The prediction has a mean pLDDT of 81. Transfer RNA from a Nitrososphaeria archaeon, 76 nucleotides, folded computationally. It matches the Rfam family "tRNA". The family's RNA type in Rfam is transfer RNA. RNAcentral holds the sequence, with entries from ENA.
């Protein structure tokens, strides 16, 4: 230098090819409450992601297109 895969809550992960409504779902962790003599387990509730960044297409974008940044892999 060329090519490919990927980037979503604090952590892990689904959703993306077939764009669609209402808070972007789940698990763990966290906060509060219940339960308990107390704690754990268990149960309930809650906070937290405008989906790497910027732009484009569209009535509508996490999802399609382009560029950039980053991680990993392959070729030279």
């Nucleotide at each position: 230098g060329g090519g490919g895969u990927c980037g979503u809550c604090a952590g892990c992960u689904a959703g993306c090819a077939u764009g669609g409504u209402u808070c972007a779902g789940g698990c763990u962790a966290c906060a509060c409450g219940g339960c308990u003599c107390g704690g754990g387990c268990c149960c309930g509730u809650g906070a937290a992601a405008u989906c790497a960044u910027g732009g484009g297409u569209u009535c509508a974008a996490a999802u399609c297109c382009c560029a950039u940044c980053g991680a990993c892999c392959c070729c030279a």